RNAcentral holds the sequence, with entries from Rfam. The RNA shown here (transfer RNA) has 72 nucleotides and comes from Ectocarpus sp. CCAP 1310/34. It matches the Rfam family "tRNA". Its Rfam clan is "tRNA clan". The organism belongs to Ectocarpus, within Eukaryota. The prediction has a mean pLDDT of 84.
[in-house]
């Protein structure tokens, strides 16, 4: 230098252009003599960063960045 994958709440993850998913974490109540367990419900994301297509982009193209891989 060239290729290819990934990036998404604190943490992991789903998501074929049309309100972002479920899971864990924390906080309330239920339940218990009290703890866990288990339910209910409630918080947490400007979807890594800019620009372009579009009526609409997390998703498609383009350029960066970070990371891992692979080729000389």
């Nucleotide at each position: 230098g060239c290729c290819c994958a990934c990036a998404u709440g604190g943490u992991c993850u789903a998501g074929u252009g049309g309100u972002a998913u479920g899971a864990u974490u924390c906080g309330a109540c239920a339940u218990u003599c009290g703890g866990g367990u288990u339910g209910u419900c409630g918080a947490g994301g400007u979807c890594c960063g800019g620009a372009g297509u579009u009526c609409g982009a997390a998703u498609c193209u383009c350029c960066g960045u970070g990371c891992g891989g692979g080729c000389c």